[in-house]
Molecule: c-di-GMP-I riboswitch aptamer
Organism: Nitrosomonas sp.
RNA sequence: GCGAUUUAAAGGCAAACGGAAGGAGACUUCCGGACGCAAAGCCGAGGGCCCUAACCAUAAUCAGGAAGGGUGGCCGGGUUGCAUCG
Numbered sequence: 001g002c003g004a005u006u007u008a009a010a011g012g013c014a015a016a017c018g019g020a021a022g023g024a025g026a027c028u029u030c031c032g033g034a035c036g037c038a039a040a041g042c043c044g045a046g047g048g049c050c051c052u053a054a055c056c057a058u059a060a061u062c063a064g065g066a067a068g069g070g071u072g073g074c075c076g077g078g079u080u081g082c083a084u085c086g
Stems, first nucleotide, its partner, number of pairs: 002086004012037002017032006035073001041079003046075002048071005055065002
């Protein structure tokens, strides 16, 4: 450096739920908490799914359009890392 793996060791992350805060919302941050995870580390110009205050449209609502946003613990892809063995 490459590959395989979680057997061992040292560790890491943190679902649901609860509390506080932000947001129109999906959802996010912090604290508690552990369902799980060998990348459940990071990246949103590949796809999926989710949201819709304002704008267009409609008599109005729903649906729709355009646009924007969210999800990396949905998948793909890129990239970085611990340990053991080869």